[in-house]
RNA sequence: ACCGACAAAGGCAAACCCGCCGAAAGGCGGGGACGCAAAGCCACGGGUCUAAGGACAUAACGUCUAGGGCAGCCGGGUUACCGAAG
Numbered sequence: 001a002c003c004g005a006c007a008a009a010g011g012c013a014a015a016c017c018c019g020c021c022g023a024a025a026g027g028c029g030g031g032g033a034c035g036c037a038a039a040g041c042c043a044c045g046g047g048u049c050u051a052a053g054g055a056c057a058u059a060a061c062g063u064c065u066a067g068g069g070c071a072g073c074c075g076g077g078u079u080a081c082c083g084a085a086g
Base pairs, nucleotide, nucleotide: 002086003083004082011036012035016031017030018029019028020027021026034072040078041077042076044075045074046073047070048069049068050067053065054064055063056062
């Protein structure tokens, strides 16, 4: 350094519920734990969600998109606690 133990100390927190923000996706706080060895951080590539606004269009529907999200979808980048075996 890789690696990751029925190790130790600690950490995070899905679903769901409550409050707040947002047009929405979703976010933040509290409760709560399904899980997680980067489930710390970064939207860089892929993926995916949304579409107030905008374009097109309709009888009504609707389609596309600037933009906005998701790091607990997969890669990548970056930082980091502990130390058995290999």